Overview: The RNA shown here (SAM riboswitch aptamer (S box leader)) has 112 nucleotides and comes from Salinibacillus xinjiangensis. Rfam family: SAM riboswitch aptamer (S box leader). About the family: The SAM riboswitch is found upstream of a number of genes which code for proteins involved in methionine or cysteine biosynthesis in Gram-positive bacteria. Model confidence (mean pLDDT): 82 of 100.
């Protein structure tokens, strides 16, 4: 690159460098010389995964399922995935409408 399978309205930011567009795509709409996008540095958040540890079932030493902490692997620290979106479903207020599901991304764990 791809396949499968979990989350996804919570949560967390200050330096330095640099100096023009960024927010994946399209449309809105929004951030940006009061210096963004992007490095580096140090912070932080969170608990996917390891790691540790209590508790509960089963049960006989394993195994589930649940919850604390976390120096380790990632990951993440403008706005709900910034909203919406290809299709389908349901409702009743029939609409520039809700609401589910999906689509498409992200980000983990496992595979080829």
């Nucleotide at each position: 690159u791809u396949c499968u399978u979990a989350u996804c309205c919570a949560g967390a930011g200050a330096g330095a460098g640099g100096g023009a567009g960024g927010g994946a795509c399209u449309g809105a709409c929004c951030c940006u010389a009061u210096g963004a996008u992007c490095u580096c540095u140090c912070g932080g958040c969170a608990a996917c995964c390891a790691g540790u540890u209590c508790u509960u079932u089963a049960u006989u030493u394993u195994a589930a399922a649940g919850g604390g902490c976390c120096c380790g692997g990632u990951g993440c620290c403008a706005a709900u995935u910034u909203c919406a979106g290809a299709g389908g479903c349901a409702g009743c207020a029939u609409g520039u409408c809700u609401g589910c599901c999906g689509a498409a991304g992200a980000u983990g764990a496992g595979g080829a």